[in-house]
RNA sequence: GGGCCGGUAGCUCAGCCUGGUUAGAGCGACAGGCUCAUAACCUGUUGGUCGGGGGUCCGAAUCCCCUCCGGCCCA
Repeated sequence: GGGCCGGUAGCUCAGCCUGGUUAGAGCGACAGGCUCAUAACCUGUUGGUCGGGGGUCCGAAUCCCCUCCGGCCCA
């Protein structure tokens, strides 16, 4: 230098191909219940500029362009 994959909640990841009702799950954190107490268990709460910028569109996590970061391969 070229190619491919990934970046979404504090963490691990779905959702993207085929645009559309409010962006989700598990874990975590916090509060309460239970218990002599802790853990486990139960209930509730808390969760996001979807890496960044621009474009297309009535409408973008999703399509297009540029760019940053990480991984792998080729040279």

Predicted 3D model of a 75-nucleotide RNA (transfer RNA) from an Aigarchaeota archaeon.
The organism belongs to Nitrososphaerota, within Archaea.
It matches the Rfam family "tRNA". By type it is a transfer RNA. Gene Ontology term of the family: triplet codon-amino acid adaptor activity.
The sequence is in RNAcentral, with records from ENA.